[in-house]
RNA sequence: GGAGCAGGCCGGGCGAUCGCUGGUCCGGAAAUGAACCCGGACGAGAGGAAAGUCCGAACACCACAGGGCAGGGUGCUCCAUAACGUGGAGUCGCGGCAACGCGAAGGCAAGUGCAACAGAAAGCAGACCGCCCUGCGUAGCUGGCGCAGCCCGCGAAGCAGGGUAAGGGUGAAACGGUGCGGUAAGAGCGCACCAGUUCUCCGGGCGACCGGGGAAGCUAGGUAAACCCCACCUGGUGCAAGACCAAAUAGGGAAGCGUAUGAGGGCGGCCCGUCCGAGCUUCCGGGUAGGUCGCAGGAGGUAUCGGGCAACCGGUAUCCUAGAUGAAUGAUCGCCGCUCCGUCUGCGGGUAACUGCAACGGGGAACAGAAUUCGGCUUAUGGCCUGCUCCGGCC
Numbered sequence: 001g002g003a004g005c006a007g008g009c010c011g012g013g014c015g016a017u018c019g020c021u022g023g024u025c026c027g028g029a030a031a032u033g034a035a036c037c038c039g040g041a042c043g044a045g046a047g048g049a050a051a052g053u054c055c056g057a058a059c060a061c062c063a064c065a066g067g068g069c070a071g072g073g074u075g076c077u078c079c080a081u082a083a084c085g086u087g088g089a090g091u092c093g094c095g096g097c098a099a100c101g102c103g104a105a106g107g108c109a110a111g112u113g114c115a116a117c118a119g120a121a122a123g124c125a126g127a128c129c130g131c132c133c134u135g136c137g138u139a140g141c142u143g144g145c146g147c148a149g150c151c152c153g154c155g156a157a158g159c160a161g162g163g164u165a166a167g168g169g170u171g172a173a174a175c176g177g178u179g180c181g182g183u184a185a186g187a188g189c190g191c192a193c194c195a196g197u198u199c200u201c202c203g204g205g206c207g208a209c210c211g212g213g214g215a216a217g218c219u220a221g222g223u224a225a226a227c228c229c230c231a232c233c234u235g236g237u238g239c240a241a242g243a244c245c246a247a248a249u250a251g252g253g254a255a256g257c258g259u260a261u262g263a264g265g266g267c268g269g270c271c272c273g274u275c276c277g278a279g280c281u282u283c284c285g286g287g288u289a290g291g292u293c294g295c296a297g298g299a300g301g302u303a304u305c306g307g308g309c310a311a312c313c314g315g316u317a318u319c320c321u322a323g324a325u326g327a328a329u330g331a332u333c334g335c336c337g338c339u340c341c342g343u344c345u346g347c348g349g350g351u352a353a354c355u356g357c358a359a360c361g362g363g364g365a366a367c368a369g370a371a372u373u374c375g376g377c378u379u380a381u382g383g384c385c386u387g388c389u390c391c392g393g394c395c
Base pairs, nucleotide, nucleotide: 001391002390003389004388005387006386007385008384009383010382012336013335014334015333016332017331018330020045021044023042024041025040026039027038028037047367051378052377054376055375056374057373058372059238060237061236062235071234072233073232074231075230076090077089078088079087080086091105092103093102094101095100106229107228111227112226113223114222128168129167130164131163132162133161134160135159136158140154141153143151144150145149176194177193178192179191180190181189195219196218197216198215199214200213201212202211203210204209242293243292244291245290252284253283254282255281256280257279264276265275266274267273300319301318302317303316304315305314306313307312338364339363340362341361342360343359345358346357347356348355349354
């Protein structure tokens, strides 16, 4: 200098003006007080993901004796945690030269099922070529005879039957590998070594597992995000949960009064009068609109100390930090910081190309916005820093 791997941090700062949503306090109007309303002051007001709503909880309501089945979920080990399908540390496998990354990673030597194309054959497999044996036997060859022919024997090719999974060929995959023996040719058929499996012993580790020794020719294909088996977990619905207060109108129930001996209503308040006239009044309970709570002190944040490899846990101190609901958290400026571009600008380095700092001018700043609350995961996104690995050059 190049290429890469892992981790951490930040998500502009200060101020002004005008608005918006909560909180506290003060004032205003009616005789007082409260609430509402109006005005003012002070202070507060989005995120690392507030997002997707994918997991796990708290909380609430409904269901529920207990046990089992079915259904659903999870699936190497230990630890962490309120819990998890999350996290930490490991094991094994795979990928990478490496730093490191990835893995639904129990069981197919329990049962059942499934597998395109190619190929002879694809699951207690299979004989296409090749190799070998046996029989028949053409061309041909050796030999013989009484020699235009015939006989004995051998026998390429070919035909028939059989053996063989070592070799060729097909395939993602062909029933361990190499060598020697063995055989008609071959084959774990036998043996040695290697690989694996099962069983077993010893050592290490809490454990997954690792290291070493022995026995058995045991060689067993793949697939369980196929049915299934094994182990463990497991009710449902979500704050529009749910609780409380509670109009107008309509309807329900009870009591009282009244129906020609006229309740009640209209004619501006009262009496008379007149007109209409069968209902009227009070109380109770349920529901709706609307309102209040749930709803902001919590598995809480920050700092520090201690334990632990770590996730995390504990002690002490300190802080209180949005709460809308037709849904606030905005807009416009000033200064500073960051960053990019430019300059017949200044200073410095360099032979130069170029480059560092400063000044001036101009530009840029992402993804995105709470809605009951937490713990995670995933996705989106701008930058800064640290550590590590590999390669190349120079000293």
Molecule: Bacterial RNase P class A
Organism: Desulfosarcinaceae bacterium